[in-house]
Predicted 3D model of a 339-nucleotide RNA (Bacterial RNase P class A) from a Burkholderiales bacterium. Rfam family: Bacterial RNase P class A. By type it is a ribozyme. A source record names the gene rnpB. The source organism's lineage runs through Bacteria, Pseudomonadati, Pseudomonadota, Betaproteobacteria and Burkholderiales.
RNA sequence: GGAGUCGGCCAGGCAGCCGCUGUACGCAAGUGCAGAGGAAAGUCCGGGCUCCGCAGAGCGAGAUGCAGGGUAACGCCCUGGCACGGCGACGUGACGAAGAGGGCCACAGAGACGAGUCUUCCGUUGAAAAACGGAAGGGUGAAACGGGGCAACCUCCAUCCGGAGCAACACCAAAUAGGCAAGCGUGGCGUGGCAACACGCCGUAUGGCCGGCUCGGCCGAGCUUGCGGGUAGGUGGCUAGAGCCCCGGGGUGACCCGGGGUCGAGAGGAAUGGCUGCCGGUCCCACCGGGUCAAACCGGCCGGGACCACAGAACCCGGCUUAUCGGCCUGCUCCCACU
Numbered sequence: 001g002g003a004g005u006c007g008g009c010c011a012g013g014c015a016g017c018c019g020c021u022g023u024a025c026g027c028a029a030g031u032g033c034a035g036a037g038g039a040a041a042g043u044c045c046g047g048g049c050u051c052c053g054c055a056g057a058g059c060g061a062g063a064u065g066c067a068g069g070g071u072a073a074c075g076c077c078c079u080g081g082c083a084c085g086g087c088g089a090c091g092u093g094a095c096g097a098a099g100a101g102g103g104c105c106a107c108a109g110a111g112a113c114g115a116g117u118c119u120u121c122c123g124u125u126g127a128a129a130a131a132c133g134g135a136a137g138g139g140u141g142a143a144a145c146g147g148g149g150c151a152a153c154c155u156c157c158a159u160c161c162g163g164a165g166c167a168a169c170a171c172c173a174a175a176u177a178g179g180c181a182a183g184c185g186u187g188g189c190g191u192g193g194c195a196a197c198a199c200g201c202c203g204u205a206u207g208g209c210c211g212g213c214u215c216g217g218c219c220g221a222g223c224u225u226g227c228g229g230g231u232a233g234g235u236g237g238c239u240a241g242a243g244c245c246c247c248g249g250g251g252u253g254a255c256c257c258g259g260g261g262u263c264g265a266g267a268g269g270a271a272u273g274g275c276u277g278c279c280g281g282u283c284c285c286a287c288c289g290g291g292u293c294a295a296a297c298c299g300g301c302c303g304g305g306a307c308c309a310c311a312g313a314a315c316c317c318g319g320c321u322u323a324u325c326g327g328c329c330u331g332c333u334c335c336c337a338c339u
Base pairs, nucleotide, nucleotide: 001335002334003333004332005331007329008328009327010326012279013278014277015276016275017274018273020035021034022033023032024031025030037310041321042320044319045318046317047316048315049165050164051163052162062160063159064158065157066080067079068078069077070076081095082093083092084091085090096156097155101154102153103150104149105148118138119137120136121134122133123132124131125130169236170235171234172233179227180226181225182224183223184222187202188201189200190199191198192197207219208218209217210216243262244261245260246259247258248257249256250255280308281307282306283305284304285303287300288299289298290297
């Protein structure tokens, strides 16, 4: 110098103006402070929390599967072994059991699992062809009668597992319509019916309508109060937590222990944004220098233009997986050159 590998980090910066959400102060106007991520994503595992319930046993279903360790827990992580790949650093691995039973074993081969005879050889019969019996050799194949392989086929063994999820759940609580109770009102006639009652006609108010009042008119059996459940709506759950940073110690490591410091979104039809300027990065054009017959090509950058990733919290954590412009750093490996 080149190629590679492991791990970690950043996620354009600054300023001004106008907004949004939360919070503190303020009578108010307003002011101060805080305001997305490494994946907030997929919702795939594991927990916390809440409710149903009391999960004891059996059955069924599912998941996991080398050994040891870490953890609240895990299907996650660490260390070691083994197998495979790589010259190597390193990477990948459902990596328990073929013991019980079932199933499968491509191609080739006669035959791939309770059978079989392609060829050779031996024996018997036969004139021969051939038949029967035997199983030493050959051939095929990963494996050929000696017994194997496959469980990411069923299965067996071991371990784990109740269900639903913050739209969980708890509290407050309208209007309207049901429910219960009390009070007031509930006239007459006809038909049907044993009755309760239903229907029809006429009538009544302390009821309703004529937008407020009086008169007047019309409708014609309910009205008022209380209680309770539920809905709309509101509040809590809601963010101080298996938190983050620093130091010391233990451990190969995952991680653990001790001390100190710190508070870093809490919306909810859902805030976290928009514009402008400067700087930064990448690319293109123009220009300049080199190079060339001319190009290609190399370098520069005063100017112009375009672009600056993936992506958006929704109860909270630990993981995994997936997406991601550009860049920085540590360790290690291999190759080349020089000393």